Predicted 3D model of a 73-nucleotide RNA (transfer RNA) from Candidatus Iainarchaeum sp. Rfam family: tRNA. Taxonomically the source falls in Candidatus Iainarchaeum (Archaea, Nanobdellati, Candidatus Iainarchaeia, Candidatus Iainarchaeales). The coordinates come from a structure-prediction model, not an experiment, and the mean pLDDT is 82.
RNA sequence: GGGCCUGUGGUCUAGUGGUUAUGACGUCCCGUUGACAUCGGGGAGAUCGGCGGUUCAAUUCCGCCCAGGCCCA
Repeated sequence: GGGCCUGUGGUCUAGUGGUUAUGACGUCCCGUUGACAUCGGGGAGAUCGGCGGUUCAAUUCCGCCCAGGCCCA
């Protein structure tokens, strides 16, 4: 330099053009305990890597860029 793949709460992840973006762990509060853990209930937390485009509508499709991984030279 060329090709391919990936990028979604703190971490891992579901989602596939159309209600309010899903769950687990973590975190906070309440209950239970003498206390801790477990367990039960509830809350906060993601402008979906960035910029543009297509569309009535984009996390999803297209282009470029950025970051990471693999392969070729």